Transfer RNA from Methanoregula sp., 76 nucleotides, folded computationally. The prediction has a mean pLDDT of 80. RNAcentral holds the sequence, with entries from ENA. Its Rfam family is "tRNA". Rfam classes the family as a transfer RNA.
[in-house]
RNA sequence: GGGCCCGUAGCUCAGUCCGGUUCAGAGCGCCCGGCUCAUAACCGGGCGGUCAUGCGUUCGAAUCGCAUCGGGCCCA
Numbered sequence: 001g002g003g004c005c006c007g008u009a010g011c012u013c014a015g016u017c018c019g020g021u022u023c024a025g026a027g028c029g030c031c032c033g034g035c036u037c038a039u040a041a042c043c044g045g046g047c048g049g050u051c052a053u054g055c056g057u058u059c060g061a062a063u064c065g066c067a068u069c070g071g072g073c074c075c076a
Stems, first nucleotide, its partner, number of pairs: 001075007010028004020059001029047006052068005
């Protein structure tokens, strides 16, 4: 230098392929309460996001296109 894949909550990931309605969900985590003599477990409630960044396409973008940034693999 070239090719491919990835970036979504504090962490691990779905959702993207095939754009669509309401609040972008799950598990873990954190906070409060219940239960218990007490702790853990369990139960209930709550906290959660500029969907890496920017621009474009579109009536409408996490999802499509381009550029940039970051990470990984391969080729030279």